[in-house]
The RNA shown here (transfer RNA) has 72 nucleotides and comes from Vicugna pacos.
C1' cells in the first nucleotide's frame, strides 16, 4: 500500500434504537483506642471526531483520527 477488530466513569469491562451500568478505586458516614476488612451512601460520563438516516442513535450508514492484528 490492501484487509480486519477496538474507541463507553480515574482503570478493566458490560449494554441496547426510547433519558447509560457493574467490579475495582475516590470521597462521606457507621464500625474500631487506631489501622484494615466490613455495611450504607454519594460524587464521576458531550459513549473517539464530523456528517447522515430516523419521531428518537452509545447503537444503522458514510468519511476521518489513534491503538492493536493479519497480509504484501
Nucleotide at each position: 500500500g490492501a484487509g480486519g477488530a477496538u474507541a463507553u466513569a480515574g482503570c478493566u469491562c458490560a449494554g441496547u434504537g426510547g433519558u447509560a451500568g457493574a467490579g475495582c478505586g475516590u470521597g462521606u458516614g457507621c464500625u474500631u483506642a487506631g489501622c484494615a476488612a466490613g455495611c450504607a451512601c454519594a460524587a464521576g460520563g458531550u459513549c473517539u471526531c464530523g456528517g447522515g438516516u430516523u419521531c428518537a442513535c452509545u447503537c444503522c450508514c458514510c468519511a476521518g483520527u489513534a491503538u492493536c492484528u493479519c497480509c504484501a

Rfam family: tRNA. Rfam classes the family as a transfer RNA. From the family's description: Transfer RNA (tRNA) molecules are approximately 80 nucleotides in length.
NCBI's taxonomy places the organism under Eukaryota, Chordata, Vertebrata, Euteleostomi, Vicugna.
The coordinates come from a structure-prediction model, not an experiment, and the mean pLDDT is 81.
The RNAcentral record of the sequence draws on Rfam.